[in-house]
RNA sequence: GCCCUUGUGGCGGAACAGGUAGACGCAGCGGACUUAAAAUCCGCUGGCCGCAAGGCCGUCCCGGUUCGAUUCCGGGCAGGGGCACCA
Numbered sequence: 001g002c003c004c005u006u007g008u009g010g011c012g013g014a015a016c017a018g019g020u021a022g023a024c025g026c027a028g029c030g031g032a033c034u035u036a037a038a039a040u041c042c043g044c045u046g047g048c049c050g051c052a053a054g055g056c057c058g059u060c061c062c063g064g065u066u067c068g069a070u071u072c073c074g075g076g077c078a079g080g081g082g083c084a085c086c087a
């Protein structure tokens, strides 16, 4: 240098043929139960703002297509693998 592959919350990991991103699990927080704890059960759990209701943003980055993009297209970055070079 060329080819293949991967990139999503704190972690693992979903999302059909472009249509509510983060299902489900782990961890965490709050509560119930208990003398207390463990276990179990219930609720919450991407980020920011907000007392709340709610609003905005978010799938490695920058663009494009589209009413609509994790998904399609172009360019780039990073991890992994293969090939080439290695005079």
Base pairs, nucleotide, nucleotide: 001083002082003081004080005079006078007077010026011025012024019067028044029043030042031041032040046057047056048055049054060076061075062074063073064072